[in-house]
Context: one part of a larger RNA
RNA sequence: GCCUGCGAGUUAAUCUCUGUGGCGAGGUUAAGGGAGAGACACCCGAAGCCGUAGCGAAAGCGAGUCUUAAUAGGGCGUAGAGUCGCAGGGAUUAGACACGAAACCGGGUGAGCUACCCAUGGCCAGGGUGAAGCGAGUCUAAAAGCUCGUGGAGGCCCGAACCCACUAACGUUGCAAAGUUAGGGGAUGAGCUGUGGGUAGAGGUGAUAUGCCAAACGAACUCGGAGAUAGCUUGUUCUCCCCGAAAUAGCUUUAGGGCUAGCGUCAUGCGUUUAGUACCGGAGGUAGAGCACUGGAUGGGCUAGGGGGCUUACUGCUUACCGAACCCAACCAAACUCCGAAUGCCGGUACUCGAGAGCAUGGCAGUCGGACUACGGGAGAUGAGUUUCGUAGUCGAAAGGGAAAGAGCCCAGACCAUCGGCUAAGGUCCUCAAAUUCAGACUAAGUGGGAAACGAUGUGGGAUUACACAGACAACCAGGAGGUUGGCUUAGAAGCAGCCACCCUUUAAAGAGUGCGUAAUAGCUCACUGGUCAAGUGAUCCUGCGCGGAAAAUAUAACGGGGCUAAGUCUGAUACCGAAGCCAUGGGUGAACAAGUGUCUACGGACACUUGGGCGCGGUAGGGGAGCGUUCUGUUCAGCAGUGAAGGUCGACCGUGAGGACGGCUGGAGCGGACAGAAGUGAGAAUGCAGGC
Repeated sequence: GCCUGCGAGUUAAUCUCUGUGGCGAGGUUAAGGGAGAGACACCCGAAGCCGUAGCGAAAGCGAGUCUUAAUAGGGCGUAGAGUCGCAGGGAUUAGACACGAAACCGGGUGAGCUACCCAUGGCCAGGGUGAAGCGAGUCUAAAAGCUCGUGGAGGCCCGAACCCACUAACGUUGCAAAGUUAGGGGAUGAGCUGUGGGUAGAGGUGAUAUGCCAAACGAACUCGGAGAUAGCUUGUUCUCCCCGAAAUAGCUUUAGGGCUAGCGUCAUGCGUUUAGUACCGGAGGUAGAGCACUGGAUGGGCUAGGGGGCUUACUGCUUACCGAACCCAACCAAACUCCGAAUGCCGGUACUCGAGAGCAUGGCAGUCGGACUACGGGAGAUGAGUUUCGUAGUCGAAAGGGAAAGAGCCCAGACCAUCGGCUAAGGUCCUCAAAUUCAGACUAAGUGGGAAACGAUGUGGGAUUACACAGACAACCAGGAGGUUGGCUUAGAAGCAGCCACCCUUUAAAGAGUGCGUAAUAGCUCACUGGUCAAGUGAUCCUGCGCGGAAAAUAUAACGGGGCUAAGUCUGAUACCGAAGCCAUGGGUGAACAAGUGUCUACGGACACUUGGGCGCGGUAGGGGAGCGUUCUGUUCAGCAGUGAAGGUCGACCGUGAGGACGGCUGGAGCGGACAGAAGUGAGAAUGCAGGC
């Protein structure tokens, strides 16, 4: 890992609701007893319980009573249905659907591992160093000192046994649940070690590492309390049919839990009350707008006042300064409003609609982590696949088609079948179903098929304006002069460093000069003018489509791909394709409706069956309904069975399904149908349990 078997809402009591049955103003027995061979059944047993009357704290009164001074008002009652079984839904108390802690407490067992201690034993090759002391010599007055010898100290040195475990590699389903190899440290000591003994868990021991106390010690192990508790995780076993949520509010030592409400379902009752649209009548201060208030803020005018200057001691005069208020112009505001929608909301009337509409009461829930998209806001950085509200949609709980791929986008809501048809979104060159369709335009960038400020004689359309056959624009030829080197400045300043002025003359025209240039001149050139040529040439604005701006890490890689100059973009047109949508044909099923039949009736009706036509039938949590199968029990078929039961296996049968027949083979002794009843009643999941492979 697979297979087989086992494996989770049970039982009891009490309460409540529903269904059903008995009796009914009553209903019912409990313990116990009788009879009986015994069990079920039967009979007895009203003690008690519930109901038949309530109100008050109570005395108490009573269809009333309490409050109160009250015959007032008010509260709770009064206008009659219960009770006892059985079955089911739910609650409570119990382990209470199953498995699962870490822990807590009690009684014991452990120091054959290890920590420390006690008692008694054992062990430490070899080599080196050479303390004290002692002896001799020398020296001294004597010592001290010095030299030589002797001696053999030391948590001394080197290094085996022995002990340890610093480094590395290997090992890491190992040789080994801590090792091996090569190096390393200690090796007469606080050394190592044998045997016997001691200390015990609220504890011991500890040269403290929270270490060790029998391979897991911040409190050992074992048995018990014990099925501790688990607002947590996981799992929870057959089928079909109908409906179908929530992720919100309030409160919560509450936030991943709960309670009540909201939203679901089922039953009973009411019956259009619901919803939509139209009209009528309302409340309101948002969007927008505005500046009349409250504030902000810009420019101008005018002015009180302030600052500066002058002058005089009366204070006046003055200003290229600042400037409230006021006036003019133009603005801003969630906490401004002289104004003010659209929607939405409330009420009324009418119409449409019969919707799995609405309302009430009761049984049973689940939900309280929501997600994205669009729009209106807040927070944030007018960041986030961010966060927090509101409105709507989808997902959640929704499959199908489209968007290459895709919870939340677009289209569209799957009862079943069909080798039928029409469409939606989106598409129609190939991949790939359908137009290489039609008409008109644009784009040349593979733009399409990623991106801004900004930049640019790209190109299409529109508009305004200037010049132009009295010859424009561009090009070429020629002129571009004189006063004058204007004045100032300056070393110089002559059109051309800088400052001021910017005139006059000759002219077809020519600036006291547009740029280059010189030390300054010179020189080149421009404006301007004539000629040649010959027909359009400039400027500005709006707009369509393009261009640049444009750098990323595995690989073209920013159309899904091929590829496309349309198979790109815009406008218009006609076909077609395209879904589980719609239609067609057949079938199933659900609740209302109509008709018929039968039964009951307190005559209102209720229940059951059949038929009809239109409507509905996605679905998680969850509610409701109907069934299948397994084991056992009772009744029955005076059922089946060695002429072959159960079980196994194969098969093209029946049923919407769980499932059920039939036949062959195998097997070799029990088994089934119908109607009731009772459950150890259905397995794929729980790192489930046991076994097999």

A computed fold for a 693-nucleotide part of an RNA from a Gammaproteobacteria bacterium, annotated as large-subunit ribosomal RNA, domain II. RNAcentral holds the full RNA, with entries from ENA. The coordinates come from a structure-prediction model, not an experiment, and the mean pLDDT is 85. Its Rfam family is "Bacterial large subunit ribosomal RNA".